RNAcentral holds the sequence, with entries from MGnify. Predicted 3D model of a 340-nucleotide RNA (Bacterial RNase P class A) from a soil metagenome.

RNA sequence: AGCCCGCCGGGCGACCGCGGUCGAGAGAUCGAGGAAAGUCCGGACUCCAUAGGGCAUGGUGCUGGGUAACACCCAGGCGGGGUGACCCGACGGAAAGUGCAGCAGAGAGCAGACCGCCGAUGGCCCGAGAGGGCACAGGCAAGGGUGAAACGGUGAGGUAAGAGCUCACCAGCGUCGCGGGCAACUGCGGCGGCUCGGCAAACCCCACCCGGAGCAAGGCCAAGCAGGGACGUCGGCGGCCCGUCGAUCAAGUCCCGGGUAGGCCGCGUGAGCGCAUCGGUGACGGUGCGCCCAGAUGGAUGGUCGUCCUCGACAGAAUCCGGCUUACAGGCGGACUCAC
Numbered sequence: 001a002g003c004c005c006g007c008c009g010g011g012c013g014a015c016c017g018c019g020g021u022c023g024a025g026a027g028a029u030c031g032a033g034g035a036a037a038g039u040c041c042g043g044a045c046u047c048c049a050u051a052g053g054g055c056a057u058g059g060u061g062c063u064g065g066g067u068a069a070c071a072c073c074c075a076g077g078c079g080g081g082g083u084g085a086c087c088c089g090a091c092g093g094a095a096a097g098u099g100c101a102g103c104a105g106a107g108a109g110c111a112g113a114c115c116g117c118c119g120a121u122g123g124c125c126c127g128a129g130a131g132g133g134c135a136c137a138g139g140c141a142a143g144g145g146u147g148a149a150a151c152g153g154u155g156a157g158g159u160a161a162g163a164g165c166u167c168a169c170c171a172g173c174g175u176c177g178c179g180g181g182c183a184a185c186u187g188c189g190g191c192g193g194c195u196c197g198g199c200a201a202a203c204c205c206c207a208c209c210c211g212g213a214g215c216a217a218g219g220c221c222a223a224g225c226a227g228g229g230a231c232g233u234c235g236g237c238g239g240c241c242c243g244u245c246g247a248u249c250a251a252g253u254c255c256c257g258g259g260u261a262g263g264c265c266g267c268g269u270g271a272g273c274g275c276a277u278c279g280g281u282g283a284c285g286g287u288g289c290g291c292c293c294a295g296a297u298g299g300a301u302g303g304u305c306g307u308c309c310u311c312g313a314c315a316g317a318a319u320c321c322g323g324c325u326u327a328c329a330g331g332c333g334g335a336c337u338c339a340c
Base pairs, nucleotide, nucleotide: 001337002336004334005333006332007331008330010308011307012306013305014304015303016302018031019030020029021028022027033314037325038324040323041322042321043320044319045214046213047212048211058209059208060207061206062076063075064074065073066072077091078089079088080087081086092205093204097203098202099199100198114144115143116140117139118138121137122136123134124133125132126131152170153169154168155167156166157165171195173192174191175190176189177188178187179186180185218265219264220263221262227256228255229254230253231252232248233247234246235245236244237243272291273290274289275288276287277286278285279284309312
């Protein structure tokens, strides 16, 4: 100078307040964060739906492991960057199909003659001939030029000139054998055709995953008003009582169901935290001991003073948990790299 990981995020005291719990009371005790944030993933929980299976939509996408689960984490492989510590990667399939590609350029997908090379063969011209010339037919992807990319590279043979056309070596792909690895993958050797371009966060194909809504979820109690029923009143069943049927209900008493206001629960003992130890490279897991660490619903977590220091950033719970991402003054610890 750099790189990676972990951690802290003003301390102490007094007084006055606010919220939870306990207490008859006095009072005691606890009271924001590493991100409480964005609400982007994954779950718990609750209600609804649901025989089983499939399709569609959506998501994920190297391998193995961790986890309740994940798009997270760990270890490894491959590719790219860096002198290095280390960092980054939606990293299955483009020799299934469809599709896309600005500018430049002659040509951009089983390509292409602009400059160029040749013109063996045919043609034309010159020449007695041998031969020479022209560049009309035609051949050529070796050289130049354009481009991000032009259908392997180097050399030799070959040819009229050329070309994997042939050969040697190299690169790449496929395949076979042997070896390493659980695997992704990789080392060595043989063979093959000579080479099969890019984009799948384009459609698509393949493999795997996925029911929906969310704490204003959802549950319990329950005034008042309205509703239903009984008692009541009137009438029928020849009179009376009981019973039963019908009508009525002005007032009163009681009961009932749903349920509004309102209240309570959900709501904090949890995939919890700390320490030790064991297993594991690690993420993480097992065991033992200890601890209880906000819970509101007009919604608390503040103020004043003293004192010390390095003079204090970003920001504040609202069902809970695991991640990711973003914001953050300043400081501490550890491993490692490079230069001198």

Its mean pLDDT, the model's own confidence on a scale to 100, is 80. The model forms 93% of the base pairs in the Rfam consensus. Rfam family: Bacterial RNase P class A. Rfam describes the family as follows. Ribonuclease P (RNase P) is a ubiquitous endoribonuclease, found in archaea, bacteria and eukarya as well as chloroplasts and mitochondria.